[in-house]
RNA sequence: CGGAAGUAGCUCAAUGGUAGAGCAUCAGCUUCCCAAGCUGGGGGUUGCGGGUUCGAGUCCCGUUUUCCG
Numbered sequence: 001c002g003g004a005a006g007u008a009g010c011u012c013a014a015u016g017g018u019a020g021a022g023c024a025u026c027a028g029c030u031u032c033c034c035a036a037g038c039u040g041g042g043g044g045u046u047g048c049g050g051g052u053u054c055g056a057g058u059c060c061c062g063u064u065u066u067c068c069g
Stems, first nucleotide, its partner, number of pairs: 001069006009023004017054001025041005047063005
């Protein structure tokens, strides 16, 4: 210098139009108890700062961290 990536605790989705899933966690059901199973809940400054737009995780610019060359 060029390319890729950064979204929930973890791994990852999301066609410019209410940010989701699995696992984890919490509660309940079940059980003598535990585990497993079932049902439900909580958890988000979409790395950071700007711009465009009625509206940005998504488009544009800058910046930062990691990986590859």
Transfer RNA from a bovine gut metagenome, 69 nucleotides, folded computationally.
It matches the Rfam family "tRNA". By type it is a transfer RNA.
The prediction has a mean pLDDT of 83.